[in-house]
Context: one part of a larger RNA
RNA sequence: UGACGGGGGCCCGCACAAGCGGAGGAACAUGUGGUUUAAUUCGAUGAUACGCGAGGAACCUUACCCGGGCUUGAAAUCAGACAGACGCAGAGAGAGAUUUCUGUUCCAGCAAUGGCUGUUUGGUAGGUGCUGCAUGGUUGUCGUCAGCUCGUGCCGUGAGGUGUCGGCUUAAGUGCCAUAACGAGCGCAACCCUUGCCGACAGUUGCCAUCAUCAGGUUGGGGACUCUGUCGGGACUGCCACCGCAAGGUGAGAGGAAGGUGGGGAUGACGUCAAAUCAGCACGGCCCUUACGUCCGGGGCGACACACGUGUUACAAUGGGGGGGACAGAAGGCAGCGACCUGGCGACAGGGAGCGAAUCCCGAAACCCCUCCUCAGUUCGGAUCGGAGUCUGCAACUCGACUCCGUGAAGCUGGAUUCGCUAGUAAUCGCGCAUCAGCCAUGGCGCGGUGAAUACGUUCCCGGGCC
Numbered sequence: 001u002g003a004c005g006g007g008g009g010c011c012c013g014c015a016c017a018a019g020c021g022g023a024g025g026a027a028c029a030u031g032u033g034g035u036u037u038a039a040u041u042c043g044a045u046g047a048u049a050c051g052c053g054a055g056g057a058a059c060c061u062u063a064c065c066c067g068g069g070c071u072u073g074a075a076a077u078c079a080g081a082c083a084g085a086c087g088c089a090g091a092g093a094g095a096g097a098u099u100u101c102u103g104u105u106c107c108a109g110c111a112a113u114g115g116c117u118g119u120u121u122g123g124u125a126g127g128u129g130c131u132g133c134a135u136g137g138u139u140g141u142c143g144u145c146a147g148c149u150c151g152u153g154c155c156g157u158g159a160g161g162u163g164u165c166g167g168c169u170u171a172a173g174u175g176c177c178a179u180a181a182c183g184a185g186c187g188c189a190a191c192c193c194u195u196g197c198c199g200a201c202a203g204u205u206g207c208c209a210u211c212a213u214c215a216g217g218u219u220g221g222g223g224a225c226u227c228u229g230u231c232g233g234g235a236c237u238g239c240c241a242c243c244g245c246a247a248g249g250u251g252a253g254a255g256g257a258a259g260g261u262g263g264g265g266a267u268g269a270c271g272u273c274a275a276a277u278c279a280g281c282a283c284g285g286c287c288c289u290u291a292c293g294u295c296c297g298g299g300g301c302g303a304c305a306c307a308c309g310u311g312u313u314a315c316a317a318u319g320g321g322g323g324g325g326a327c328a329g330a331a332g333g334c335a336g337c338g339a340c341c342u343g344g345c346g347a348c349a350g351g352g353a354g355c356g357a358a359u360c361c362c363g364a365a366a367c368c369c370c371u372c373c374u375c376a377g378u379u380c381g382g383a384u385c386g387g388a389g390u391c392u393g394c395a396a397c398u399c400g401a402c403u404c405c406g407u408g409a410a411g412c413u414g415g416a417u418u419c420g421c422u423a424g425u426a427a428u429c430g431c432g433c434a435u436c437a438g439c440c441a442u443g444g445c446g447c448g449g450u451g452a453a454u455a456c457g458u459u460c461c462c463g464g465g466c467c
Base pairs, nucleotide, nucleotide: 008467009466010465011464012463013462015458016457019421020420021419022418023417026313027312028311029310030309031308032307033306034304035303042053043052064299065298066297067296068295069294070293077123078122079121080120081119082118083117084116087104088103089102090101091100092099093098106115107114108113126288127287129286130285131284135282136281137277138276139275140273142271147186148185149184150183151182152181153162154161155160166177167176168175192265193264194263195262197233198232199231200230201229202228203227207222208221211220212219236259239253240251241250242249243248302440315414319373320372321371322370323369324368325367332361333360336355337354340351341350342349343348380411385406386405387404388403389402390401391400427450428449429448430447431446432445433444
């Protein structure tokens, strides 16, 4: 100077408390440990690993295993020599990679030669091999916490201190006052995006109040409204009252769409954890070079006594089944979205309008009404298994999704313990997208619908800030 204390003071945070809903019990999905295996590729491991890298493992991916090939090599580049096209089509062998045979076939240039392919020689290639404790870059975390420093001056022999302390205040080292300090920088805040209100401009593919046409904003027409998009306004404790020297605080005050940071996002200081990543990429060093490189077929990454994490579905009547009725937003679409018609109980199939899209397609469930069930392992629950099919794809055995019929397991609200959330939030309901042939998506990222309860308070648990 720090750090630490079951030392003290002050103050924050869904930290506790007050509430609501979960996890821990069941079945399944998924990740991990362990075990097994020829291989079950590798990495991530308290918080800060475990639906994580992976925003798509049947082949490919793929890095692993077994087997079959190649060795200037799958791809890149330079030089020398030799030969000829390479390719395409057909046939044979083979699991395939590959290989044999037949047919056909070069271009530019007068030529030398060059282009392309193959053989050979050499320099080189290649490595998801090791080291994240040699590194760059990027990331997690403390933490969106309010801190971390510098110049000059002053104090101290010096390390260093002061400033940055104290009083008040703030979400904030945010400000005000005081002051051997005076200023400044990185952070805070603001500037950025989005949402909530208003105005102007612009009206097509959007909209429809007035006027026609009317089955339908369909058409004529209209720019009012909604909406879309650009620009601007608006909120600043500005006004009022009270408290205060001030900063500021309080108010079921006014006005206002919005009130004291309006809501949300992006934005992460100096640094900490030799934190993570050599398997995104780059890169030092080391190692392999007829193999630790590379091509192919098959298998594996999907195993299963068990243990843990994260989820989905339930255990029912605030519910389940049947019939009828209504209302979104944000996205995506040409090897695509596909209305509509026909066939099928259905997944889907056969036709197929329109749309590169404010034009066409996609366009909800919870909810409301009627009705059945009446507390039961059930008309709850749907695992598992049997059968029959559909679709994608060269190919669904290992190992895809979906449909129909049958089957109908555990489960009657879950021990100790533990997690999330303070408002359009939790809870609950569906919809979309990326990846993608298809999909193991119950995951991730978004979107809207319905829509709560509680906070006395800071003694205690956890983390943090100042003295």
Background
RNAcentral holds the full RNA, with entries from ENA and SILVA. The part of an RNA shown here (small-subunit ribosomal RNA, 3' major domain) has 467 nucleotides and comes from an uncultured bacterium. The prediction has a mean pLDDT of 84.